[in-house]
RNA sequence: AAACUAUCAAGAAGACGGGAGAGAUAUAGCUCUGUGAUCGUCUACCAACCAGUUAUCAAACAAGGUGGUAAAGUUAUAAACGAUGGAAA
Numbered sequence: 001a002a003a004c005u006a007u008c009a010a011g012a013a014g015a016c017g018g019g020a021g022a023g024a025u026a027u028a029g030c031u032c033u034g035u036g037a038u039c040g041u042c043u044a045c046c047a048a049c050c051a052g053u054u055a056u057c058a059a060a061c062a063a064g065g066u067g068g069u070a071a072a073g074u075u076a077u078a079a080a081c082g083a084u085g086g087a088a089a
Base pairs, nucleotide, nucleotide: 004086005085006084007083008082013043014042015041016040017039021032022031023030025078026077027076028075029074044069045068046067048066049065050064052061053060054059073081
C1' cells in the first nucleotide's frame, strides 16, 4: 500500500498566514466564498475507534494515540467510490 472490518443524519471555535475558488471523482443541482472561502500553523473545543479509570452486561468518566470542528459523505445517479478508526500477518 492493498484486502478485511466498524462507523459516516449527533457533536465541536478563534487568531495568524495566504489570495481564488471550494464542497474527494464524473454528470446535473444546490450551497459556501474578496464581509477573504478551500488550505497551512497555533490555541481552543468535540468525542467516533483504540488505549486508561470506575463499574459489571452495559454504561459513565477522562481526553493518552489517531481523528474531527458549514450544510445527511451537501442532494441524486455511478461506482467492491470516498473518509476515519481498528486488527493480525

SAM riboswitch aptamer (S box leader) from Mariniplasma anaerobium, 89 nucleotides, folded computationally. The prediction has a mean pLDDT of 83. The sequence is in RNAcentral, with records from Rfam.